Notes: The prediction has a mean pLDDT of 82. Predicted 3D model of a 75-nucleotide RNA (transfer RNA) from a Deltaproteobacteria bacterium. It was read from a public genome assembly. Taxonomically the source falls in Myxococcia (Bacteria, Pseudomonadati, Myxococcota). It matches the Rfam family "tRNA".
RNA sequence: GGCCCGUUCGUCUAACGGUUAGGACGCCGGCCUCUCACGCCGGUAAUACGAGUUCGAAUCUCGUACGGGUCACCA
Numbered sequence: 001g002g003c004c005c006g007u008u009c010g011u012c013u014a015a016c017g018g019u020u021a022g023g024a025c026g027c028c029g030g031c032c033u034c035u036c037a038c039g040c041c042g043g044u045a046a047u048a049c050g051a052g053u054u055c056g057a058a059u060c061u062c063g064u065a066c067g068g069g070u071c072a073c074c075a
Stems, first nucleotide, its partner, number of pairs: 001071007010025004018055001026044006048064005
C1' cells in the first nucleotide's frame, strides 16, 4: 500500500429503514434498615466524523479517522 471486518451511554449489550435509541451493571437521589449490604423506586449518560440515497438512516452507499485480520513490498 491492496482487500476484508469492526466502531452505540463510563462498561457490556439490544434496536424489519418509522422506538421518546431499550436493557444490565456503574454513578446520583430517594424508600427500606438501628447501621451497612441486599432489595424497591426515580434519575443520569451513547449511535466515531463528514457527505449521499430516502418522505424518513444507528441501520443502506461513499469518503475520513481509529482498531483488527489477511496479502504484498521490505534492493